[in-house]
RNA sequence: GGGGAUGUGGUGUAGCCUGGUCUAACACGUCAGCCUGUCAAGCUGAAGAUCACGGGUUCAAAUCCCGUCAUCCCCG
Numbered sequence: 001g002g003g004g005a006u007g008u009g010g011u012g013u014a015g016c017c018u019g020g021u022c023u024a025a026c027a028c029g030u031c032a033g034c035c036u037g038u039c040a041a042g043c044u045g046a047a048g049a050u051c052a053c054g055g056g057u058u059c060a061a062a063u064c065c066c067g068u069c070a071u072c073c074c075c076g
Stems, first nucleotide, its partner, number of pairs: 001075007010028004020059001030046005052068005
């Protein structure tokens, strides 16, 4: 230099191919309450990501298109 994959709460993932119904879901973690002599476990509730960044298409984009960045892999 060329090609490919990945990027979504604190962590790990789903959702993307097939755009949509009111809220981006699940597990773990965090916080509060209940329970308990205390902790853990269990139960209830809450906070937390505008989806790597920018632009485009569209009535509507995490999802489609273009560019850029980061990490990893392959080729030279």
The prediction has a mean pLDDT of 81. The RNA shown here (transfer RNA) has 76 nucleotides and comes from an Elusimicrobiota bacterium.